[in-house]
RNA sequence: UUUGGACCGUGGGGGUGCUCGCAGGUGUCGGAGAGAAAGCCGGUAACAGCGGGCUGAGAACAAACCCCUGGAACCUGAACCGGGUAAUGCCGGCGCAGGGAACGGCGGAAUGAAUUCA
Numbered sequence: 001u002u003u004g005g006a007c008c009g010u011g012g013g014g015g016u017g018c019u020c021g022c023a024g025g026u027g028u029c030g031g032a033g034a035g036a037a038a039g040c041c042g043g044u045a046a047c048a049g050c051g052g053g054c055u056g057a058g059a060a061c062a063a064a065c066c067c068c069u070g071g072a073a074c075c076u077g078a079a080c081c082g083g084g085u086a087a088u089g090c091c092g093g094c095g096c097a098g099g100g101a102a103c104g105g106c107g108g109a110a111u112g113a114a115u116u117c118a
Base pairs, nucleotide, nucleotide: 001114002113007105008104009103010102011068012067013066014065017054018053019052020051021050022049025047026046027044028043029042030041031040074099075098076097080093081092082091083090
């Protein structure tokens, strides 16, 4: 200088699914053993862990991301309906259905972004 119409502060709400591999901690099953527990051997892979892949803003443990009534963030209906996928809460419908978390400040300024100059 231009651009956007929002921006700032504080507070609050919300989701975290599908899949492959590794490993085998917890669990669980079996075995040896006279035998309960503990321990030992073997299996399994439910939970947890580690690493990839899918969709997405986000697939969690974070100063993250999204949303806060002008509310499709998110929940319910829903183990719903149609399509599609390796699979899924993947896509569409349902949906001017029912719920759902806000106050203050500033308002053409500040903040942000882009460009230029020093």

Background: TPP riboswitch aptamer (THI element) from an Acidobacteriota bacterium, 118 nucleotides, folded computationally. Of the family's consensus pairs, 91% are formed in the model. Taxonomically the source falls in Acidobacteriota (Bacteria, Pseudomonadati). Model confidence (mean pLDDT): 75 of 100. Rfam family: TPP riboswitch aptamer (THI element). Rfam describes the family as follows. Vitamin B(1) in its active form thiamin pyrophosphate (TPP) is an essential coenzyme that is synthesised by coupling of pyrimidine and thiazole moieties in bacteria.